This is a predicted structure of a 76-nucleotide RNA (c-di-GMP-I riboswitch aptamer).
RNA sequence: CAAAGCAAACGGCAAACUCAUUGAAAAAUGGGGACGCAAAGCUAUAGGGCCUGUAAAAUGGCAGCCAGUUACCGAC
Numbered sequence: 001c002a003a004a005g006c007a008a009a010c011g012g013c014a015a016a017c018u019c020a021u022u023g024a025a026a027a028a029u030g031g032g033g034a035c036g037c038a039a040a041g042c043u044a045u046a047g048g049g050c051c052u053g054u055a056a057a058a059u060g061g062c063a064g065c066c067a068g069u070u071a072c073c074g075a076c
Stems, first nucleotide, its partner, number of pairs: 005073001012037002017032006035064001041069003047066002049062003
């Protein structure tokens, strides 16, 4: 320096549920809460997929589905 991620440190995020607000809904934001996560950081105009919605269609959503991209630590 790189990599593995079964060690350690600094720490980080926060599912279900619940309260408030927004929304037609999916869902989002904030408080509580922790099932989990080594990228559960970021990206939804660009690749797939999923959800809502519709006669059909996303121009509405989901990154905690895969993916793309950047990055901390780093034992044997």
Its mean pLDDT, the model's own confidence on a scale to 100, is 81.